[in-house]
C1' cells in the first nucleotide's frame, strides 16, 4: 500500500449465488412439574441482518463508500 474473504438474535451459524416470509441449534425468560433445583412438558425471537448513500414497486440479498476482523502479496 495492493489483493481476496467476513460482519445476520446473548453465542455459534444458514439464508445472499436467482431481490419479495428474518430463520435453526444452543442459551435465556414466563408458566407447569418438584420440598427445592436440575431433567422434562407448554409458550415467548428478544433483530437497525456492522455504518451510510444508490438502483428498484420492493434490499440481509445488487452497486458504491466507510469501519472492524481474518488471510495473502509487496
Nucleotide at each position: 500500500g495492493c489483493c481476496g474473504c467476513c460482519u445476520u438474535a446473548g453465542c455459534u451459524c444458514a439464508g445472499a449465488c436467482u431481490g419479495g416470509g428474518a430463520g435453526a441449534g444452543c442459551a435465556c425468560c414466563u408458566g407447569g412439574c418438584u420440598g427445592a433445583a436440575g431433567a422434562c412438558c407448554a409458550g415467548g425471537g428478544u433483530g437497525u441482518c456492522g455504518c451510510g448513500a444508490g438502483u428498484u414497486c420492493a434490499a440481509a440479498u445488487c452497486u458504491c463508500g466507510c469501519a472492524g476482523g481474518c488471510g495473502g502479496c509487496a
Predicted 3D model of a 74-nucleotide RNA (transfer RNA) from a Candidatus Altarchaeales archaeon. The organism belongs to Candidatus Altarchaeales, within Archaea. The sequence is in RNAcentral, with records from ENA. Rfam family: tRNA. Rfam classes the family as a transfer RNA. Model confidence (mean pLDDT): 84 of 100.